[in-house]
Context: one part of a larger RNA
RNA sequence: UGCUGCCGCCUGAGGGGAGGGGGCCCUUAGUACGAGAGGAACAGGGCCCCCGGGCCACUGGUCUACGGGCCGUCCGACAGGGCGUCGCCCGGCAGCUACGCCCGAGCGGGUAACCGCUGAAAGCAUCUAAGCGGGAACCCGUCCCCAAGACGAGGCGGCGAGGGCUCCCGUAGAACACGGGGUUGAUAGGGCGGGGCUGUAUGGCCCGAGACGAUGAGUCGAGGGCCGAGGCCGCCGCUACUAAUCGCCCGGG
Numbered sequence: 001u002g003c004u005g006c007c008g009c010c011u012g013a014g015g016g017g018a019g020g021g022g023g024c025c026c027u028u029a030g031u032a033c034g035a036g037a038g039g040a041a042c043a044g045g046g047c048c049c050c051c052g053g054g055c056c057a058c059u060g061g062u063c064u065a066c067g068g069g070c071c072g073u074c075c076g077a078c079a080g081g082g083c084g085u086c087g088c089c090c091g092g093c094a095g096c097u098a099c100g101c102c103c104g105a106g107c108g109g110g111u112a113a114c115c116g117c118u119g120a121a122a123g124c125a126u127c128u129a130a131g132c133g134g135g136a137a138c139c140c141g142u143c144c145c146c147a148a149g150a151c152g153a154g155g156c157g158g159c160g161a162g163g164g165c166u167c168c169c170g171u172a173g174a175a176c177a178c179g180g181g182g183u184u185g186a187u188a189g190g191g192c193g194g195g196g197c198u199g200u201a202u203g204g205c206c207c208g209a210g211a212c213g214a215u216g217a218g219u220c221g222a223g224g225g226c227c228g229a230g231g232c233c234g235c236c237g238c239u240a241c242u243a244a245u246c247g248c249c250c251g252g253g
Stems, first nucleotide, its partner, number of pairs: 001149001005159006014146004020050007033038001051104005059098004066091005071084005093234001106142005114134004162250004167181004187243003190239005195233004203227005210220003
């Protein structure tokens, strides 16, 4: 810009594709064949490898969100922190992933070389001249993806408008696009609950090597034990507490 409102769902002309490649074993079969020695195939089944595509329930990896242990130093009364490769180490949800999981039959039709049937020209012969059949990892369908700019611009349904900017967001994303929401609201944050990760916080009490003090009273005290969790969350819900306020532009039979 066209088809000539908007939205949703389709059709499929026409395109694209890796329905890929290989190995071993069983059966066929100690069969066919062969004097014997030896020794197949068609068809069917199982397992594995490579390659291609997809996925994250399981297993493994990562997890610089997170929880914990420990060291040095600095701030600090303690608590709690900064820095040291994420300071080092032990775990680890979601997500992302492979080392994990799933898929990649077959069939129908048409042919090539080639093999045939019937069969004349040419009383024979001949797959061919008329006619008919078989026959490839090939071609066309069945399978997956795109697709009405398929200008032959398609069909069906709903509604009479719609769209953009702006704003709050997203397992969507380089920008853009796409999807959700904007108070008539659960879109994001917060709060609460569930679920999950870490592993029992702060604090209190008890024991306590040892030190100070005078050997006493008392004070400090590495470390250990008991009660008790605490911290955190990209997940799932609930809840208007916070922010989507208010608006602007294009278009409109």
The part of an RNA shown here (large-subunit ribosomal RNA, domain VI) has 253 nucleotides and comes from a Thermoprotei archaeon. Rfam family: Bacterial large subunit ribosomal RNA. Its family is annotated with structural constituent of ribosome and ribosome in the Gene Ontology. The organism belongs to Thermoprotei, within Archaea. The coordinates come from a structure-prediction model, not an experiment, and the mean pLDDT is 85.